[in-house]
Two RNAs folded together computationally: RNase P RNA and transfer RNA, 448 nucleotides in total. Its mean pLDDT, the model's own confidence on a scale to 100, is 75. Rfam match: Bacterial RNase P class A. The family's RNA type in Rfam is ribozyme. Its family is annotated with tRNA processing, ribonuclease P activity and dimeric ribonuclease P complex in the Gene Ontology.

RNA sequence: CGAGUCGACCAGAUGAUCGCCGGCGUCAUGUCGGAGGAAAGUCCGAACUCCCCAGGGCAGUGCGCUGGGUAACCCCCAGUCCCGGUGACGGGAAGGAAAGUGCCACAGAAAACAUACCGCCUUCUCCUCGUGGGGAGGUAAGGGUGAAAAGGUGCGGUAAGAGCGCACCGCUCGGGUGGUGACAUCCGAGGCAGGGCAAACCCCGCACGGAGCAAGACCAAAUAGGGAAGCGUUCGAGGGUGGCCCGUCCGAGGCUUCCGGGUAGGUCGCUCGACUGCGGCGAGCAAUCGUCGCGGCUAGAUAAAUGAUCGUCGUCCUCCUUAGGGUGACCGCGGGAGGAUACAGAAUUCGGCUUACGGGCGACUCGAGCA
RNA sequence: GGGGUCGUAGUUCAGUUGGUUAGAACGCCGGCCUGUCACGCCGGAGGUCGCGAGUUCGAGUCUCGUCGGCCCCGCCA
Numbered sequence: 001c002g003a004g005u006c007g008a009c010c011a012g013a014u015g016a017u018c019g020c021c022g023g024c025g026u027c028a029u030g031u032c033g034g035a036g037g038a039a040a041g042u043c044c045g046a047a048c049u050c051c052c053c054a055g056g057g058c059a060g061u062g063c064g065c066u067g068g069g070u071a072a073c074c075c076c077c078a079g080u081c082c083c084g085g086u087g088a089c090g091g092g093a094a095g096g097a098a099a100g101u102g103c104c105a106c107a108g109a110a111a112a113c114a115u116a117c118c119g120c121c122u123u124c125u126c127c128u129c130g131u132g133g134g135g136a137g138g139u140a141a142g143g144g145u146g147a148a149a150a151g152g153u154g155c156g157g158u159a160a161g162a163g164c165g166c167a168c169c170g171c172u173c174g175g176g177u178g179g180u181g182a183c184a185u186c187c188g189a190g191g192c193a194g195g196g197c198a199a200a201c202c203c204c205g206c207a208c209g210g211a212g213c214a215a216g217a218c219c220a221a222a223u224a225g226g227g228a229a230g231c232g233u234u235c236g237a238g239g240g241u242g243g244c245c246c247g248u249c250c251g252a253g254g255c256u257u258c259c260g261g262g263u264a265g266g267u268c269g270c271u272c273g274a275c276u277g278c279g280g281c282g283a284g285c286a287a288u289c290g291u292c293g294c295g296g297c298u299a300g301a302u303a304a305a306u307g308a309u310c311g312u313c314g315u316c317c318u319c320c321u322u323a324g325g326g327u328g329a330c331c332g333c334g335g336g337a338g339g340a341u342a343c344a345g346a347a348u349u350c351g352g353c354u355u356a357c358g359g360g361c362g363a364c365u366c367g368a369g370c371a
Numbered sequence: 372g373g374g375g376u377c378g379u380a381g382u383u384c385a386g387u388u389g390g391u392u393a394g395a396a397c398g399c400c401g402g403c404c405u406g407u408c409a410c411g412c413c414g415g416a417g418g419u420c421g422c423g424a425g426u427u428c429g430a431g432u433c434u435c436g437u438c439g440g441c442c443c444c445g446c447c448a
Base pairs, nucleotide, nucleotide: 001367002366003365004364005363006362007361009359010358012313013312014311015310016309017308018307020034021033022032023031024030025029036343040354041353043352044351045350046349047348048212049211050210051209055246056245057244058243060208061207062206063205064204065079066078067077068076069075080094081092082091083090084089095203096202100201101200102197103196104195117143118142119139120138121137122136123135124134125133126132151169152168153167154166155165156164170192171190172189173188174187175186176185177184178183216268217267218266219265226259227258228257229256230255231254235253238250239249240248241247261447275296276295277294278293279292280291281290282289283288314341315340316339317338318337319336320335321334324331325330372444373443374442375441376440377439378438381397382396383395384394390428399415400414401413402412403411421437422436423435424434425433
């Protein structure tokens, strides 16, 4: 210098004028405060609230290596194994294929109860006696097909061959050692059990009641004529338990009493909370947790406020000029002019994930050049 | 707040339990026909299957993530 990988950070500053929303004080004015790292997508997990208790079975959905963190998680951290990359590093829905079913196009003899196209070998036979043809049998080493061909390489062995025998590697089983564990490693035994796909159906293990701040509580018009409570009848329609069945709960029509329920509208929920900043100490590799000290709480609007204009400075880009550097192309301190200043906008609240986006910073890797 | 569905050529749509080279109609381009145009006939081009990963020998199709469009529901008898 070029190409890359990872991590953490900022999100313009300030002054004046005019406005908007909220709180407080006063009675027409003052004072204080006013978006984000993603407020977004609504993809996960919770808090909170209601249904009123969620019991059993079937079905369904989600998750699926190990250990830890957390209120919880499909999140985070650390590790194991596999895959990709020269590397920094990145990715992985990573249980089961000897429970069963299904699929594996084309090519190929054969795609899963294995099989035999070209070959190789033995033997018989025919003749046109050639290095030919045919039959029977053995074989799977070689060729060929394919993504994948029933362990691989080598030596021996054999008519040719073959785990047929042996060595190493792989695999299965048993045991030892290390580790909390996934797993790693070592030793021994077995000639090999017999392809792949479960992000195909499925099986195994674990978890799961539903709805969502338009949850829900209170006050309370107009229209409307129904609603609520208690008692009783035992036919139980119908409904809730948000898929179905059982179970369970409510329960029309009768009688008595009361006048209210819901919507528009208003008040609350509504912002102080698993909250957060800085520093010290401690546990841990880390995520994170504990403790102490000093602080902060600075949005709560409801069709929705948080804005606009001007000035100065900052940052970036382009052009002009230029100290200086370089043989040169060119780079360029400083100065001037012009332009730009991203993505985006709270709506109950948190913890994550993902996506959008301007800028500079740090660490590391690979390549080239120079010293 | 909740639910569903779609994205394939310029346009409208197919694509059959994953399979070899992704098709059809209209449109577009060239030629023929005609005095010329239209119609007609013949031939041709045109696709990152919205995007990014993964599973698989193999992905338009399966899975996950993501972007965008469209529709529906939540308030009286």